[in-house]
Context: one part of a larger RNA
RNA sequence: CCCGCGGCUAGACGAAAAGACCCCGUGAACCUUCACUGUAGCAUGGUAUUGGGUUUCGACCUAACCUGUGUAGGAUAGGUGGGAGGCUGUGAAGUUCCGACGCUAGUCGGAACGGAGCCACCGGUGAAAUACCACCCUUGUUAUGUUGAAAUUCUAACCUGUAGCCGUGAAACCGGCGCAGGGACAGUGCUAUGUGGGCAGUUUGACUGGGGCGGUCUCCUCCAAAAGAGUAACGGAGGAGUCCAAAGGCAUGCUCAGCGCGGUCGGCAAUCGCGCGUAGAGCGUAAGGGUAUAAGCAUGCUUAACUGCGAGACUCAUAGGUCAAGCAGAUGGGAAACCAGGGCCUAGUGACCCAAGGGUUCCGUAUGGAAGGGCCCCUGAUCAACAGAUAAAAGGUACUCCGGGGAUAACAGGCUGAUCGCCCCCAAGCGUCCAUAGCGACGGGGCGGUUUGGCACCUCGAUGUCGGCUCAUCGCAUCCUGGGGGUGGAGAAGCUCCCGAGGGUUCGGCUGUUCGCCGAUUAAAGCGGUACGCGAGCUGGGUUUAGACCGUCGCGAGACAGGUCGGUCUCUAUCUGCCGUGGG
Numbered sequence: 001c002c003c004g005c006g007g008c009u010a011g012a013c014g015a016a017a018a019g020a021c022c023c024c025g026u027g028a029a030c031c032u033u034c035a036c037u038g039u040a041g042c043a044u045g046g047u048a049u050u051g052g053g054u055u056u057c058g059a060c061c062u063a064a065c066c067u068g069u070g071u072a073g074g075a076u077a078g079g080u081g082g083g084a085g086g087c088u089g090u091g092a093a094g095u096u097c098c099g100a101c102g103c104u105a106g107u108c109g110g111a112a113c114g115g116a117g118c119c120a121c122c123g124g125u126g127a128a129a130u131a132c133c134a135c136c137c138u139u140g141u142u143a144u145g146u147u148g149a150a151a152u153u154c155u156a157a158c159c160u161g162u163a164g165c166c167g168u169g170a171a172a173c174c175g176g177c178g179c180a181g182g183g184a185c186a187g188u189g190c191u192a193u194g195u196g197g198g199c200a201g202u203u204u205g206a207c208u209g210g211g212g213c214g215g216u217c218u219c220c221u222c223c224a225a226a227a228g229a230g231u232a233a234c235g236g237a238g239g240a241g242u243c244c245a246a247a248g249g250c251a252u253g254c255u256c257a258g259c260g261c262g263g264u265c266g267g268c269a270a271u272c273g274c275g276c277g278u279a280g281a282g283c284g285u286a287a288g289g290g291u292a293u294a295a296g297c298a299u300g301c302u303u304a305a306c307u308g309c310g311a312g313a314c315u316c317a318u319a320g321g322u323c324a325a326g327c328a329g330a331u332g333g334g335a336a337a338c339c340a341g342g343g344c345c346u347a348g349u350g351a352c353c354c355a356a357g358g359g360u361u362c363c364g365u366a367u368g369g370a371a372g373g374g375c376c377c378c379u380g381a382u383c384a385a386c387a388g389a390u391a392a393a394a395g396g397u398a399c400u401c402c403g404g405g406g407a408u409a410a411c412a413g414g415c416u417g418a419u420c421g422c423c424c425c426c427a428a429g430c431g432u433c434c435a436u437a438g439c440g441a442c443g444g445g446g447c448g449g450u451u452u453g454g455c456a457c458c459u460c461g462a463u464g465u466c467g468g469c470u471c472a473u474c475g476c477a478u479c480c481u482g483g484g485g486g487u488g489g490a491g492a493a494g495c496u497c498c499c500g501a502g503g504g505u506u507c508g509g510c511u512g513u514u515c516g517c518c519g520a521u522u523a524a525a526g527c528g529g530u531a532c533g534c535g536a537g538c539u540g541g542g543u544u545u546a547g548a549c550c551g552u553c554g555c556g557a558g559a560c561a562g563g564u565c566g567g568u569c570u571c572u573a574u575c576u577g578c579c580g581u582g583g584g
Base pairs, nucleotide, nucleotide: 001584002583003582004581005580006579007578008577010576011575012574014571015570022405023404024403025402027401028400029397030396031395032394035202036201037200038199039198041195042194043193044192045191046190047189048188049187051154052153053152054151055150056149057148058147059146060145062143063142064141065140068137075130078136079135080134081133082132085119086118087117094113095112096111097110098109099108100107101106158182159181160180161179162178164177165176166175167174205217206216207215214234218240219239220238221237222236223235241386242284243343244342248302249301250300251299252298253297254296256280258276259275260274261273262272282291283290285348287346288345289344306329307328308327309326312323313322314321315320318387331340332339333338354380355379357377358376359375360374362373363372412459413457414455415454416453418452420448421447422446423445424444425443429439430438466541467539468538469537471533472530473529474528475527476526479504480503481502482499483498484497485496486495487494506520507519508518509517510516547565548564549563550562551560552559553558
């Protein structure tokens, strides 16, 4: 060096399983509920099956009867018309009793006695004149009818029971008959309203230095923005979701803030006078730009905060936004030239659909209309997730599933090194005196890559995660042992620094613990790296599935770096590597 054999598993980010954690999908499934929309069921009403009687109450029609009072007036005059007569031995006046009504005046009815008259016209009063008749109003009563409601009752629908009889012979089932009970209820159909996680279908946004929680989502101003425009971030600051009938238009006039001086009360500051005063003011509202030749402050008159258009431009993916001379009509101001289609400018907002209102010389199903539609104007959006998925929508999943992602988190690694560990510089001060024996403020410079982080670069068609066990190996910023310098080293014991990694660095109690505390020793009981070394070597106590309990939170399903009991750890070694051994 070549070829074997027996072993061990450190590596081949070994094998297995298109990661179950995490995120994503306008994926799924179950579960919940005061999510949305439905629905079985249930409740109640109506109606059909569904009939008779009685009573009470209501409505209506018809008929009869009754009721009707301001004042004046015989007196309780409903209205209008007719009307000169009407009622009476079929019992008038009057008297007594009873009932009803009542405005307490009386009116109406009934009974008895009574035995021949009473009322009206006239007159008087009054807005209207009475007897009697007719029509009608009003109040009520009675009756028939129709209808409704309630109660009650009936039996014949319907329901239930029946070891009665029959079919039928054995039969307790069924059917018919009978009998008994219930009874127009119940039950059932249709229909309406309510209720309805019992059940069903679904929804439950995005951005995001992983996701969640928080915050944000449209528009305006400034910075970032690199002197044209534009330009991002969960970059730094502020505003808007309006206001004004004048705070709009025109004509004319005026000039502010502040300061100095003067001046009654009057002061730092009130109103007044003089002066300086480019703006340091004001301009409804944020900021920026603009601005006194005013856009600022006033006075007068007013409505252009008009209608129909619009050359041409700016912005710009689309949609949209912005500026705009000029023409026609009608108008305001001004002597006029002219100006005026809102406001010094830039925020003050919402597409389509649908619906309401007004208008219209449009269409209008044979024709005329109408219904309906079109067109113009206008109204209804925190459609604020603001280019707006539906008219209409929240949650749980550790019982979970699928498709994907190392486009994105948790482990490990990487980069970084804020944090962390260690070292150094300067030396204020402490150290009785004395900065530096030993310490060392305020600051400064490094090294390391063991902490907590940041980033999200390999790995999600899988790189198994804490601790223990076993077995280690390296570094030195050295715990012991060795050699030295300094000392605020008398000696001893120490302190501090330098050299140094050869070897060593214990046994127990508690806890899953690493760590830590404690006990007993020791020369010492070092600190770190090695995928926080080591699960194809072991364990499986912790964490981190499915069961269950408690506390807390939640209406609930459930949830909790809260606690608690329980809970499947697979792999026959091909290659590299290592140990042992054989042959050439």
Large-subunit ribosomal RNA, domain V from a metagenome, 584 nucleotides, folded computationally. The prediction has a mean pLDDT of 83. The RNAcentral record of the full RNA draws on SILVA.